[in-house]
């Protein structure tokens, strides 16, 4: 330097044009317990990597950039 693949909550990932943006584990709070742990309820956390474009509508489809993994030189 070419080519692939990924980038969505703290952390693992889901989601591939119209949803209020979701899960599981982490956190917090209730409930049970003599305590604790587990199991049950509910909460809180998100510029969907940046930036432009396509579209009545973008986390999603296209560009380029930025980071990361793999391969070839």
């Nucleotide at each position: 330097g070419c080519c692939u693949c990924c980038g969505u909550a703290g952390c693992u990932c889901a989601g591939g044009g119209g949803a209020u943006a979701g899960a599981g584990c982490a956190g917090c709070g209730c409930a049970c317990u003599c305590c604790u742990a587990a199991c049950g309820c509910g909460c809180u956390g998100g510029u969907c990597g940046c930036a432009g474009g396509u579209u009545c509508g973008a986390a999603u489809c296209c560009u380029g950039c930025c980071g990361g993994g793999g391969g070839c030189a």
Source information
Transfer RNA from Nakamurella flavida, 73 nucleotides, folded computationally. The coordinates come from a structure-prediction model, not an experiment, and the mean pLDDT is 82. It matches the Rfam family "tRNA". About the family: Transfer RNA (tRNA) molecules are approximately 80 nucleotides in length. The family's RNA type in Rfam is transfer RNA.